[in-house]
Context: one part of a larger RNA
């Protein structure tokens, strides 16, 4: 811009596109078949492997603004506690997120019309013949079914609800995050739980200084303590004021 008033939202499906894997055991059955070795179709059911999408509740990883040890070294004036630097200083653990090697789920059933090919009836040709008229079966291929897209499908489709114009409705702009390079997409904006603080609570680390207490002392306790990053959930304490723009067509 277009779709012939705008606008907010639901949809139909022309058409696109992905997928469509496969394997071993058991059973049926040591049946059927075969002198014998041997050994089934047909149907059931269990396991895997490969491939693909979603998740993070288990099972790991990572988790350089957690938490704890510890080394040399400087500095808070010493002690005691801290801190900065040393590759995150080096070791041990981990929350969220984020991932796989981890969890879950798919390929299916079914139908259509087919190929090879198997038939029925049956003449040309008194026979025979799946074929010439006719009918009837047949494969992961083919079109539906299953997933995503999807009316610029200009063939521009359909319902619904607004608004009859300073409107309806949308953008600035602020608070954000299941979204994100930026736009955009989404959730809030006081009639509010969007962030961020506070409060509980789950999580991680592992029993914080200071002091009493016991012990020469190293230490132990008083103490599952202190600390805490991104998770839940409650609270307006803080910011999400206040406003500004675009949008007026047909008809009457």
């Nucleotide at each position: 811009c277009g779709u012939u008033a705008g606008u907010a939202a639901a949809u139909u499906g022309c058409g696109a596109g992905g997928g469509c894997g496969u394997g071993u055991u058991c059973u049926u059955a040591g049946u059927a078949c075969g002198a014998g070795a041997g050994g089934a179709c047909c149907g059931g059911a269990a396991c895997g492997c490969a491939u693909a999408u979603a998740c993070c509740u288990c099972u790991g990883g990572u988790g350089u603004a957690u938490c704890a040890g510890u080394u040399g070294u400087g500095c808070c004036g010493c002690c005691a506690g801290g801190u900065g630097c040393a590759g995150u200083g080096c070791u041990g653990a981990g929350u969220a997120g984020c991932u796989a090697u981890g969890u879950a789920u798919a390929g299916a059933c079914a139908g259509g019309a087919u190929a090879a090919g198997u038939g029925c009836u049956g003449a040309a040709a008194g026979c025979a013949u799946c074929u010439a008229a006719g009918c009837a079966c047949g494969a992961a291929a083919c079109c539906u079914u299953c997933c995503u897209c999807a009316a610029g499908a200009u063939g521009a489709g359909u319902u619904u609800a607004c608004u009859u114009u300073u409107a309806a409705g949308u953008g600035c702009c602020g608070u954000c995050g299941g979204a994100g390079a930026c736009g955009a997409c989404g959730a809030c904006g006081u009639u509010g739980a969007u962030a961020g603080g506070c409060u509980a609570c789950a999580g991680g680390u592992g029993u914080a200084a200071a002091g009493g207490u016991g012990g020469u002392a190293a230490c132990a306790u008083c103490a599952a303590a202190g600390c805490c990053g991104a998770g839940u959930a409650g609270u307006a304490c803080u910011a999400a004021u206040a406003g500004c723009a675009c949008g007026u067509a047909a008809g009457c």
Source information: Predicted 3D model of a 252-nucleotide part of an RNA (large-subunit ribosomal RNA, domain VI) from Taibaiella sp. The prediction has a mean pLDDT of 87.